A computed fold for a 71-nucleotide RNA from Fragilaria crotonensis, annotated as transfer RNA.
The sequence is in RNAcentral, with records from ENA.
It matches the Rfam family "tRNA". By type it is a transfer RNA.
The coordinates come from a structure-prediction model, not an experiment, and the mean pLDDT is 80.
[in-house]
RNA sequence: GCACCAAUGGUGUAGUGGUAACAUAAACGCCUUCCAAGCGUUUGCCCGGGGUUCGAUUCCCUGUUGGUGCA
Repeated sequence: GCACCAAUGGUGUAGUGGUAACAUAAACGCCUUCCAAGCGUUUGCCCGGGGUUCGAUUCCCUGUUGGUGCA
RNA backbone atom coordinates (compact mmCIF):
# COMPACT_ATOMS: atom_id res chain seq x y z
C1' G A 1 0.00 0.00 0.00
C1' C A 2 -4.23 -3.61 -1.07
C1' A A 3 -8.19 -7.04 0.42
C1' C A 4 -11.53 -9.04 4.09
C1' C A 5 -14.03 -8.94 8.95
C1' A A 6 -15.91 -6.26 13.18
C1' A A 7 -17.90 -1.71 15.98
C1' U A 8 -25.25 -2.28 19.52
C1' G A 9 -26.72 0.24 27.50
C1' G A 10 -21.10 0.47 32.31
C1' U A 11 -19.78 -4.96 30.58
C1' G A 12 -20.78 -9.60 27.39
C1' U A 13 -23.85 -10.60 23.33
C1' A A 14 -28.71 -11.14 19.91
C1' G A 15 -31.36 -8.74 16.17
C1' U A 16 -32.23 -7.22 10.94
C1' G A 17 -35.72 -2.34 6.03
C1' G A 18 -41.28 -0.91 10.06
C1' U A 19 -41.62 0.70 18.47
C1' A A 20 -33.94 -2.43 19.61
C1' A A 21 -33.84 -7.64 22.95
C1' C A 22 -31.41 -10.92 26.67
C1' A A 23 -27.94 -11.59 30.54
C1' U A 24 -25.13 -8.80 33.81
C1' A A 25 -24.59 -3.92 36.25
C1' A A 26 -26.57 0.44 39.11
C1' A A 27 -30.67 2.68 42.11
C1' C A 28 -35.09 1.77 44.91
C1' G A 29 -38.53 -1.58 47.13
C1' C A 30 -40.12 -6.70 49.04
C1' C A 31 -38.20 -10.96 51.79
C1' U A 32 -34.55 -11.77 55.98
C1' U A 33 -32.81 -10.55 63.13
C1' C A 34 -28.52 -8.81 59.71
C1' C A 35 -25.74 -10.03 55.23
C1' A A 36 -25.82 -12.96 50.89
C1' A A 37 -29.18 -15.28 47.60
C1' G A 38 -34.10 -14.71 45.52
C1' C A 39 -38.40 -11.55 43.65
C1' G A 40 -40.39 -6.80 41.63
C1' U A 41 -39.83 -1.80 39.48
C1' U A 42 -36.79 1.79 37.20
C1' U A 43 -32.25 3.72 34.59
C1' G A 44 -29.10 3.32 30.67
C1' C A 45 -27.27 1.67 23.97
C1' C A 46 -27.17 0.98 17.48
C1' C A 47 -18.78 4.37 16.12
C1' G A 48 -18.91 9.62 13.04
C1' G A 49 -20.59 11.93 8.28
C1' G A 50 -23.26 11.55 3.64
C1' G A 51 -26.62 8.86 0.16
C1' U A 52 -31.03 5.45 -1.26
C1' U A 53 -35.97 4.77 0.75
C1' C A 54 -42.52 6.62 2.82
C1' G A 55 -39.23 4.62 6.60
C1' A A 56 -32.04 2.80 7.83
C1' U A 57 -29.12 -0.19 13.60
C1' U A 58 -30.03 -3.00 8.99
C1' C A 59 -28.62 -1.40 2.12
C1' C A 60 -24.59 1.83 -0.49
C1' C A 61 -20.23 5.38 -0.15
C1' U A 62 -16.60 7.55 2.97
C1' G A 63 -13.90 8.31 7.51
C1' U A 64 -12.12 6.50 12.50
C1' U A 65 -10.66 2.47 15.64
C1' G A 66 -9.52 -2.77 16.28
C1' G A 67 -8.37 -7.64 14.09
C1' U A 68 -6.73 -11.08 10.02
C1' G A 69 -4.27 -12.04 5.37
C1' C A 70 -1.11 -10.52 1.09
C1' A A 71 2.81 -7.42 -0.56

Background
Lineage of the source: Eukaryota > Stramenopiles > Ochrophyta > Fragilariophycidae > Fragilaria.